The RNA shown here (small-subunit ribosomal RNA) has 1457 nucleotides and comes from a metagenome.

[in-house]
RNA sequence: AGAGUUUGAUCAUGGCUCAGAAUGAGCGCUGGCGGCGUGCCUAACACAUGCAAGUCGAGCGAGAAAGGCCUUCGGGCCGAGUAGAGCGGCGAACGGGUGAGUAAAGCGUGAGAAUCUACCCUUCAGUGAGGAAUACCUUCGGGAAACCGAAGUUAAUACUGCAUACGUCCCUUCGGGGAGAAAGAUGGCCUCUUUGCUGUCGCUGAUUGAUGAGCUUACGUACUAUUAGCUAGUUGGUAGGGUAAAGGCCUACCAAGGCGAUGAUGGUUAGCCGGCCUGAGAGGGUGUACGGCCACACUGGAACUUAGACACGGUCCAGACUCCUACGGGAGGCAGCAGUGAGGAAUCUUGCACAAUGGGCGAAAGCCUGAUGCAGCGACGCCGCGUGGAGGAUGAAGGUCUUCGGAUUGUAAACUUCUGUUAAGUGGGAAGAAAGACGCAGUUCUAAUAAAAUUGCGGGAUGACGGUACCAUUAGAGAAAGCACCGGCUAACUUCGUGCCAGCAGCCGCGGUAAUACGAAGGGUGCAAGCGUUAUUCGGAAUGAUUGGGCGUAAAGGGUGCGCAGACGGUCAAUUAAGUCAACUGUUAAAUUUCUCAGCCUAACUGGGAGCUCGCAGUAGAAACUGGUUGACUAGAGGAUGGAAGAGAGAAGUGGAAUUCUCGGAGUAGCGGUAAAAUGCGUAGAUCUCGAGAGGAACACCGAUGGCGAAGGCAGCUUCCUGGUCCAUUCCUGACGUUCAGGCACGAAAGCGUGGGGAGCAAACAGGAUUAGAUACCCUGGUAGUCCACGCCGUAAACGAUGAUCACUAGACGUUAAUCGAGCUUGCUCGGUUAGUGUCGUAGCUAACGCGUUAAGUGAUUCGCCUGGGAAGUACGGUCGCAAGAUUAAAACUCAAAGGAAUUGACGGGGGUCCGCACAAGCGGUGGAACAUGUGGUUUAAUUCGAUACUACGCGAGGAACCUUACCUAGGCUUGACAUAUUUUUGACAUCCGUGGAAACACGGCUUUCUAUGCGAAAGCAUAGACAAUUUUACAGGUGCUGCAUGGCUGUCGUCAGCUCGUGUCGUGAGAUGUUGGGUUAAGUCCUUUAACGAGCGCAACUCCUGCCGUUAGUUGCUACUUCGUAAGAAGGCACUCUAUCGGGACUGCCUGGGAAACCAGGAGGAAGGUGGGAAUGAUGUCAAGUCCGCAUGGCCCUUAUGCCUAGGGCAACACACGUGUUACAAUGGUUGGUACAAAGAGUCGCAAGCUUGUAAAAGUAAGCUAAUCUCAUAAAGCCAAUCUAAGUUCGGAUUGAGGUCUGCAACUCGACCUCAUGAAGUUGAAAUCGCUAGUAAUCGCAUAUCAGAACGAUGCGGUGAAUACGUUCUCGGACCUUGUACACACCGCCCGUCAAGCCAUGAAAGUUUUUUGCACCCAAAGUCGUUUUAGCUAACUCGUAAGAGAGGCGGGCGCC
Repeated sequence: AGAGUUUGAUCAUGGCUCAGAAUGAGCGCUGGCGGCGUGCCUAACACAUGCAAGUCGAGCGAGAAAGGCCUUCGGGCCGAGUAGAGCGGCGAACGGGUGAGUAAAGCGUGAGAAUCUACCCUUCAGUGAGGAAUACCUUCGGGAAACCGAAGUUAAUACUGCAUACGUCCCUUCGGGGAGAAAGAUGGCCUCUUUGCUGUCGCUGAUUGAUGAGCUUACGUACUAUUAGCUAGUUGGUAGGGUAAAGGCCUACCAAGGCGAUGAUGGUUAGCCGGCCUGAGAGGGUGUACGGCCACACUGGAACUUAGACACGGUCCAGACUCCUACGGGAGGCAGCAGUGAGGAAUCUUGCACAAUGGGCGAAAGCCUGAUGCAGCGACGCCGCGUGGAGGAUGAAGGUCUUCGGAUUGUAAACUUCUGUUAAGUGGGAAGAAAGACGCAGUUCUAAUAAAAUUGCGGGAUGACGGUACCAUUAGAGAAAGCACCGGCUAACUUCGUGCCAGCAGCCGCGGUAAUACGAAGGGUGCAAGCGUUAUUCGGAAUGAUUGGGCGUAAAGGGUGCGCAGACGGUCAAUUAAGUCAACUGUUAAAUUUCUCAGCCUAACUGGGAGCUCGCAGUAGAAACUGGUUGACUAGAGGAUGGAAGAGAGAAGUGGAAUUCUCGGAGUAGCGGUAAAAUGCGUAGAUCUCGAGAGGAACACCGAUGGCGAAGGCAGCUUCCUGGUCCAUUCCUGACGUUCAGGCACGAAAGCGUGGGGAGCAAACAGGAUUAGAUACCCUGGUAGUCCACGCCGUAAACGAUGAUCACUAGACGUUAAUCGAGCUUGCUCGGUUAGUGUCGUAGCUAACGCGUUAAGUGAUUCGCCUGGGAAGUACGGUCGCAAGAUUAAAACUCAAAGGAAUUGACGGGGGUCCGCACAAGCGGUGGAACAUGUGGUUUAAUUCGAUACUACGCGAGGAACCUUACCUAGGCUUGACAUAUUUUUGACAUCCGUGGAAACACGGCUUUCUAUGCGAAAGCAUAGACAAUUUUACAGGUGCUGCAUGGCUGUCGUCAGCUCGUGUCGUGAGAUGUUGGGUUAAGUCCUUUAACGAGCGCAACUCCUGCCGUUAGUUGCUACUUCGUAAGAAGGCACUCUAUCGGGACUGCCUGGGAAACCAGGAGGAAGGUGGGAAUGAUGUCAAGUCCGCAUGGCCCUUAUGCCUAGGGCAACACACGUGUUACAAUGGUUGGUACAAAGAGUCGCAAGCUUGUAAAAGUAAGCUAAUCUCAUAAAGCCAAUCUAAGUUCGGAUUGAGGUCUGCAACUCGACCUCAUGAAGUUGAAAUCGCUAGUAAUCGCAUAUCAGAACGAUGCGGUGAAUACGUUCUCGGACCUUGUACACACCGCCCGUCAAGCCAUGAAAGUUUUUUGCACCCAAAGUCGUUUUAGCUAACUCGUAAGAGAGGCGGGCGCC
């Protein structure tokens, strides 16, 4: 720091997603150790049990027991003035928890004045003398209990008068007057007891400080305007009350204020901060732990006590809940520490200790302390360590992959050697604990060797953690590695399984039989005691833009103007000091973060120091800029004077043309309308025509890129009234300006209301057409409306899709309105200055298109608006409206895009140009018949398989009776019909014969090796090899699947003229240019122009056949000529034909005309003329076109079968449909007879002459020929004759019967041919459709491949031999240019809406239920306060001898709350 994703590709816009860091985390898999941290985010839900606040006997009275000892058995002593309880004091308001409430009564920062403060410190003054009770206790009583009641007794630092009063408080005439306190305890010394003296701790009244607390105030502090008005103690004043204290805090009276668009009031959410996370920063998010503040303590209310509370472990009342109960009543409050249940994805031990730190009480010892210190549990986080180190190649085995060679796992292991962290064992073993107290010796104070304070020395006690950290030592590599990922982003690849299934997925997307994306394995990558994932936050995101974005077309300029608030604002000078700048002071807690040093081995962690602390406040300054105030100026703005143009607005009047209607005349059969018609009108007289009249609406020509207006908009003419603009003059005012939320006004068309008007036009509606339909387009009618007046509506693609204002920044050419000057031809030209309105264009800008002084350029001010697409400009709510509706304006849910500009293609019932048997012009066919053949379908045991738009269908197949053959049935074989290697056995196997069988095959018989070496007389044996058979194992075999895994080959567009590249140039880029334009061509063929210049594959040419000539050569070819021969022929000969080779020839070369050229038209010559004719040759690519059954081949599948052999059957079926052909339908013909002329081929497993036989197919015999020699082999149409005579025929030949021939083991299924007989359909073929442009179509025969036999097919060959083409409108296909596009799988595209089924989300809905809140009213506990002429009770004070009375109090009543 970026990346992926919209497209065929591109640029830009724009959203979504990813990589990073973090967490009080959860979940999954896994898990060795330690240090330091951290741990209910949910139910402020409910809580069993234990503990968390006591202490003081030096404030007070009283005062046990167990146990022990003694005993005279009565008891005594110790325990013990102990325990426990009570009165009293202090504490319990701290410490600890939680975040419900709270948007301010809070918090943060700063400032302040009208206050209190126990314990503590400082200072001053005092501490006298009395009185009356009461708890405990004792005795009764009530109650289940909690607890309560009565009587009696007693003490105090408890309570209460009195005395005194330096301070204090109140009053004051400033002289004074009045009010108000206290408590003792415990040591020491002295003394005859008292009385004294004195220390310490207390107590009382004041004072100062510190600490803590209360109060006020400025600024800051979430979202929401679909919350705009709120407020009656409300705002202020006076007086009083109240409080520690200011204050409407409360009350009475007076006034009518106070808050609010700088957001009051309301609603929703939320404890705030230091900080923490992230970020380069600015910011954004957050508030766990630690620290500060606040609030709360089951819910609500209330006060008491106190220095302090309206009180977590206090009280009272109400409520809910739980528990106890003897049913009468009672008890309780873990948001303290542990712990339980519940909730939840989820969060710990009912531990140890007061040893340390701190707190409470105490004189102290000490006691208490779930604060705290420690331990436990949890990988929850951060940090550290380990799971071994070194050597070790036969690169072991195993695994995986493999091209089978090997590669990889991998120095990894084994093995050798070494070390010893952690864990384990044994042994040792800290620091944290030294104060206080105590003792000794000093100093100060003192009468004092008490006490206190302080200094020094001494040394005892005290450890939860914990026998822990740490150290030493022993053995021993021994006990210790996983998780995720591996298609791209993103580091890391193979095999198998699966087969749009199972599954994955953060985004794009994988999976439909060869998945690097699913699952597994091997391997690899990353991190590591963790790794992934989920959730959340920031970042990336400049994607809310202050730093740091935009608005012509991507989202986005308000329809337009006026204008208050607001924002901004010309020149000069003075002053001020609010903003601004700078110095100093205070504050900005600590911790954290940063730097540095230090302590735990290191790090995390902890400590010291430095730094930081943006901010706020104060003090004294500066004065440039902004602001305020004052004074001036004229360049902005406005006014004045003189001119100018105009469909600017409003009102009144008026004009002609046209349409329609009415009346009258004239006139007759149609009019009207359309692509064509019909509806309609018309003999009751239309249309047409003439005249007269009525009425409404709109204003031809001028007229225009023209004018005016803010916009909407404005058009006959005249008058009245009225707004704005421009030019000139430079007289006046003196910043009066610009913009503008809200507001006000205007605002096309349609629409609405009331009343008029209504000619034409015309939604709706009606009818006629069109159409599959036609609720449309077309036609005939026609109502609202259009018009006027008044009032609403308030919207438009209200557009320049461009807000307003000001300034600056090259020009050129038009046009409108002015004005100045010059020249003269006196109505023209030229030049200048303004204000509009247009076209082009420079710089610049822009994603591009484009804009460009009328900016979308460069700056300034200000307003409006945008933030992915859809849902949606919709719902709800508000406002406006008579309504229609307008305005303001969401969310759930859903998608990964939606959109802009430009590019290349493709497409268009877009345009232009051109070509092709494409149409047209012609000739002949197909489609109808019969047959042949192929296909579909059907049938079948099988009818093998493939091809199946053009580009399958006489196609693979150039030849299925068996074979072929792949199919079916049946019978058989299993290392196999075939290949290689290997193992065993044998020396044969085969041929031949016999039996069985359909055959394959099985059985039997006959028969039976070779070579070399050695041994041997020989037979023969042994070894090795060859061959053959048999046997074994590897393997063979497959026309089984996949042509969508492939090679090769082929079809098609298309023999169409195209397809590209290098360099350069243009463009941000995809791309463009070149290859376009003008001509020309069969052609991207050539010429020319040209930011292009060249080149390649195609075109053409080169190759072959053919057409003319020549050269060379003449056998098997030829025969003009010569000779011989009766003739046939032979011998010469190679001129000719022919054959075969090699050459020539044609190039727009020449001429005429046109043209810039290319080239075109015509002509000459020539066998041939403009590519002479034909063939071969097929660019880049397209169709996942065809073929795994030609061959090859990956993968998969079968292996006593999907392989192999055999027989028979099938591929030949047959209601039917289609394609391709053959033969015909006849006289341009058939039949019969005669007669003429080819080319190209084939032949020894062959072609076969001739002769004989047969009606014939053919048979018999047989010459020649391995072929320019012989044979197939008579070419046919043609020509010459004859006959048939228009008919289902002397046409046509199907079908069928009979008899034959040939091939072949074999013609039944299922061959061809021959003879005789039979003699079907068919009389030129509907819609539709095919071929062909010259030696072509048409027609005629011949040959060949395949092949034993079997063509109407195919491939070749020659004979005869036409017609037509005006032309490119149309059909089909193609090429180039251009244009539009929302298409790119590319129009067989894309795409809209309803409907059906299921599902998701949301809305509405009669109603029903709940919560929150406002206002009004009713009932009301506790409690404070006030009040009370209070049937009760009452120690202290007063009076009184007393009885009693009084004062006061408690309780009660009433009142506010």

The sequence is in RNAcentral, with records from SILVA.